[in-house]
């Protein structure tokens, strides 16, 4: 100098001027509010809503069906399909990467296209045999998986022995597989060592079997206060004297009349509350290879309900262009909390740091 491969950290600082949300502090104000002061005020993914938890309410003896989901091993953890440390298979010259990694000799049902044949295989050329024969290295039956040939895949691989020809048909040695014993590991597994059978395609994120977890809906859960309305309970007054209602606010009169009023309760609108002190953040010690556990100190860091977290300068850092310099000029991604965590997964601007390969120079 190219070209990669892991892991890390950043997400612009600072002051000043108008706002906009909140907490508390003070005046005012019956009180909703209203001013002043003072502190805070998006993220690394706040997104996607894919998982898994606290928390609410509904269900509920115990069990099973149904559905769904997970599927080597050990640890982490509230908890997980997550994370970490190995196995064991695959990919790469390498750093490194990636696997949904039980079960296909339990059954079903797929496996295009090409081929004779795609699964209790198969005879298209070949080779071989026996018959025929019009003698054309034809034809007819039949053996045969050693060679062609098709395929992504043709059912162990080389010898040698047999055999018309051939073939795990035997052998001998190498692969694979399944069982024993054995040593090493917590364990997945691994290594040696005998024995079998000769050899078993593939896909289970087709159904399907095995094991294992899983109630169900979710902050528009939920809880409280409570105008107003239906129906319900009480109590008081009333139904011949009439309670109680219209008659422009009252009395007489008139009409109307069987209920009327008041209280519980019931929840609509409307308000609180759930809701920000936590599986909570950082330091340091300490166990552990990690993931992560234990202790100590220190700090409190958004909480709207149509929805605040923002605009303008001034200057510093950053990048880019220009320029002899200095000034200038631009440019700063992705994307905006709603009850909360732990995590995936996506989006996106840039530094760092280790590390492979490869070319040149000394």
């Nucleotide at each position: 100098g190219g070209a990669g491969u892991a892991g890390g950290c950043c997400g612009g600082g600072u002051g000043a001027u108008c706002g906009c949300u909140g907490g508390c502090c003070g005046u005012g104000u019956c009180a909703g509010c209203a001013c002043g002061g003072u502190c805070a005020g998006a993220g690394g993914a706040a997104a996607g809503u894919c998982c898994g938890g606290g928390c609410u309410c509904c269900a509920c003896a115990g069990g099973g069906c149904a559905g769904g989901g997970u599927g080597c091993u050990g640890g982490g953890u509230a908890a997980c399909u997550c994370c970490c440390a190995g196995g064991g298979g695959g990919g790469g010259c390498g750093a490194c990467c990636c696997c949904a990694c039980g079960g296909a000799a339990a059954g079903u049902g797929c496996c295009a296209c090409a081929g004779a044949g795609a699964c209790c295989a198969g005879a298209c050329c070949g080779c071989c045999g026996u018959g025929g024969u019009a003698c054309g290295u034809c034809c007819a039956c039949g053996g045969u998986a050693a060679g062609g040939g098709u395929g992504a895949a043709a059912g162990g691989g080389u010898g040698a022995g047999g055999u018309a020809a051939g073939a795990g048909c035997u052998c001998a040695c190498c692969a694979g597989u399944g069982c024993c014993g054995u040593u090493g590991g917590u364990g997945a597994c691994a290594g040696c060592g005998g024995c079998a059978g000769c050899u078993a395609g593939g896909a289970a994120a087709a159904c399907c079997c095995c094991a294992c977890c899983c109630g169900g809906a979710g902050c528009a859960a939920g809880a409280c206060c409570a105008a107003a309305u239906a129906g319900g309970g009480g109590a008081g007054c009333g139904u011949u004297a009439a309670a109680g209602a219209g008659u422009g606010g009252c009395c007489c009169g008139c009409u109307c009349g069987a209920g009327c009023u008041c209280c519980c309760g019931g929840g609509u609108a409307g308000g609180u509350c759930g809701c920000g002190g936590g599986a909570g953040a950082u330091c340091c010690c300490g166990g552990g290879c990690a993931a992560c556990c234990g202790g100590g100190g220190u700090c409190c860091u958004a909480g709207a309900g149509g929805a605040a977290u923002g605009a303008u300068c001034a200057u510093c850092a950053c990048c880019g262009g220009c320029u002899a310099a200095g000034u200038c000029c631009g440019g700063c991604a992705c994307a905006g909390a709603a009850c909360u965590c732990g995590g995936c997964u996506u989006a996106u601007g840039g530094c760092c740091u280790a590390c492979u390969c490869c070319g040149c120079c000394a």
Bacterial RNase P class A from a Thermodesulfobacteriota bacterium, 362 nucleotides, folded computationally. The gene name in the source record is rnpB. Its Rfam family is "Bacterial RNase P class A". It is annotated as a ribozyme. Its mean pLDDT, the model's own confidence on a scale to 100, is 76.